[in-house]
RNA sequence: CUCUUAUCAAGAGAGGUGGAGGGACUGGCCCGAUGAAGCCCGGCAACCGACUCUGUUUUACAGAGUAAUGGUGCCACAUCCUGCAAUUCCAAUUUGGGGUUGAAAGAUGAGAG
Numbered sequence: 001c002u003c004u005u006a007u008c009a010a011g012a013g014a015g016g017u018g019g020a021g022g023g024a025c026u027g028g029c030c031c032g033a034u035g036a037a038g039c040c041c042g043g044c045a046a047c048c049g050a051c052u053c054u055g056u057u058u059u060a061c062a063g064a065g066u067a068a069u070g071g072u073g074c075c076a077c078a079u080c081c082u083g084c085a086a087u088u089c090c091a092a093u094u095u096g097g098g099g100u101u102g103a104a105a106g107a108u109g110a111g112a113g
Stems, first nucleotide, its partner, number of pairs: 001113008013041001015040003021031003025083001027081002042075003047071002050066007079105001084102008
């Protein structure tokens, strides 16, 4: 980097450092010197792993639960909204706005190349 698969409306500091940017991208809308990113500490969650129990004719798989000292991850706003398609409602009638569902894109875990 590519592929497969699961999840994405919950949760997480009035600390230190640092100094202007940040919320992937588009268009919006926001956050930021009453201090952005990054780094440290702190915290959240529980995907993998660990442990316990249960069920399956069983060296494995599935379900439920526990802890969090192991491997990641995460800590403004729904993945902040939106971007393509279907459907539906309202107003106008070359169009505009809203709802629902599904894709796409993205993020993270696990597995494979």

Model confidence (mean pLDDT): 83 of 100.
The RNA shown here (SAM riboswitch aptamer (S box leader)) has 113 nucleotides and comes from Natroniella sulfidigena.
Its Rfam family is "SAM riboswitch aptamer (S box leader)". From the family's description: The SAM riboswitch is found upstream of a number of genes which code for proteins involved in methionine or cysteine biosynthesis in Gram-positive bacteria.
The source organism's lineage runs through Bacteria, Bacillota, Clostridia, Halobacteroidaceae and Natroniella.